This is a predicted structure of a 119-nucleotide RNA (FMN riboswitch aptamer (RFN element)). It matches the Rfam family "FMN riboswitch aptamer (RFN element)". Its family is annotated with FMN binding in the Gene Ontology. It was read from a public genome assembly, where an Rfam model found it. Of the family's consensus pairs, 92% are formed in the model. Its mean pLDDT, the model's own confidence on a scale to 100, is 79.
RNA sequence: CUCAGUUGUAAGCAAGUGAUCAAAUUCCUCACCGGCAGUAAAGUCUGCAACCUUUGUGAAAAGGAUGAAUCGGUGCAAUUCCGAUACCGACGGUAUAGUCCGGAUGAGAGAGGAUAGGC
Numbered sequence: 001c002u003c004a005g006u007u008g009u010a011a012g013c014a015a016g017u018g019a020u021c022a023a024a025u026u027c028c029u030c031a032c033c034g035g036c037a038g039u040a041a042a043g044u045c046u047g048c049a050a051c052c053u054u055u056g057u058g059a060a061a062a063g064g065a066u067g068a069a070u071c072g073g074u075g076c077a078a079u080u081c082c083g084a085u086a087c088c089g090a091c092g093g094u095a096u097a098g099u100c101c102g103g104a105u106g107a108g109a110g111a112g113g114a115u116a117g118g119c
């Protein structure tokens, strides 16, 4: 320098006002939030994680699901920056939920540390 092993660490943000109603932080209205890696800096590009089912003591395996953007400008380079206007958001509960409650003191992509090794 590089590769892979072990170990423990941290690892998701956001509902405030008004209206209707018997009842809504769920509808209407204005508001607010944006995991990880890649790439000119990304919720909307590419890939991954989160979710569900079955099998399994377990580790895990197999299958399923997996949202949404345009225009203009700068530039060698941007669907990533700047400007403008849009759009999207698992499952269960509850008056219909990205924001409340719950599975979850969970899991996890990936990140960085320690450690003993290989080349």
Base pairs, nucleotide, nucleotide: 002118003117005115006114007113009111016030018028031099032098033089034088035048036047037046038045043087044086051064052063053062054061055060069085070084071083072082073081091102092101093100